Annotation
c-di-GMP-I riboswitch aptamer from Planctomicrobium piriforme, 98 nucleotides, folded computationally. It was read from a public genome assembly, where an Rfam model found it. The model forms 95% of the base pairs in the Rfam consensus. NCBI's taxonomy places the organism under Bacteria, Pseudomonadati, Planctomycetota, Planctomycetia, Planctomicrobium.
RNA sequence: CCUCGAUAAGGGCAAGGCGGUCGAAAGACCGUUCGCGCAAAGCUCGGGACCUAAACUGCGGCGUUUCGACGCCGUCGCACGGUAGCCCGGUUACCGAA
Repeated sequence: CCUCGAUAAGGGCAAGGCGGUCGAAAGACCGUUCGCGCAAAGCUCGGGACCUAAACUGCGGCGUUUCGACGCCGUCGCACGGUAGCCCGGUUACCGAA
C1' cells in the first nucleotide's frame, strides 16, 4: 500500500414511534424519544430493480358549446419525481486481531 473484518479500542450513523414543514403521491427535511440494525447504513442515480403517477396520451361517462372544441369524474399506461437502509458500480475514510 492492497485485500480483509475481530467478543479489540475510540468512535460514527440511525430503523421505528411522536410532532412540525415541503410534496399530488412516493418520499424528503427538522426536532424529540428511542436504538431496528449497519464495517462504509459516508458521498455519488453510471447500470439494474422497486415505489409513486401530479402532468400527459388513450379509453369510458357526464355537462357545456359559437359545433372548432372545452371542463369534470373514473380508468389503463407512463418519470421529468423518488428509494443509496434494494443490489451492482464509482469515490473517500477510523482502527488493525486472524